[in-house]
RNA sequence: CUUAUCCAGAGAGGUGGAGGGACUGGCCCUUUGAAGCCUCGGCAGCAGCCCAUGCGGGCCUGUGCCAAUUCCAGAAGCGUAAUGCUUGAAGAUAAG
Numbered sequence: 001c002u003u004a005u006c007c008a009g010a011g012a013g014g015u016g017g018a019g020g021g022a023c024u025g026g027c028c029c030u031u032u033g034a035a036g037c038c039u040c041g042g043c044a045g046c047a048g049c050c051c052a053u054g055c056g057g058g059c060c061u062g063u064g065c066c067a068a069u070u071c072c073a074g075a076a077g078c079g080u081a082a083u084g085c086u087u088g089a090a091g092a093u094a095a096g
Base pairs, nucleotide, nucleotide: 001096002095003094004093005092006091011040012039013038014037015036019029020028021027023074024073025072026071041066042065043064046062047061048059049058050057051056070090075087076086077085078084
């Protein structure tokens, strides 16, 4: 850079000791213990392998993930008394 997906799903213990949710704004989580690290567990099924080869099914090896829709919004268009709707941008993940 290209393509696909992002309203589903899945956390305990130890360590640590104040931050975290990408950015900005909002709103949240957090000393009833944040981030990070370790152990064990789980979810998912992109790639991989196996069966089937039309749909699909299985394993979980490489990744990813386990508060809130990617937490919501951000730009454009449409609309409402107000809440809003659609597409996108940005971001994340996978494969190339």
Predicted 3D model of a 96-nucleotide RNA (SAM riboswitch aptamer (S box leader)) from Salinicoccus roseus.
Of the family's consensus pairs, 94% are formed in the model.
The RNAcentral record of the sequence draws on MGnify.
Lineage of the source: Bacteria > Bacilli > Caryophanales > Staphylococcaceae > Salinicoccus.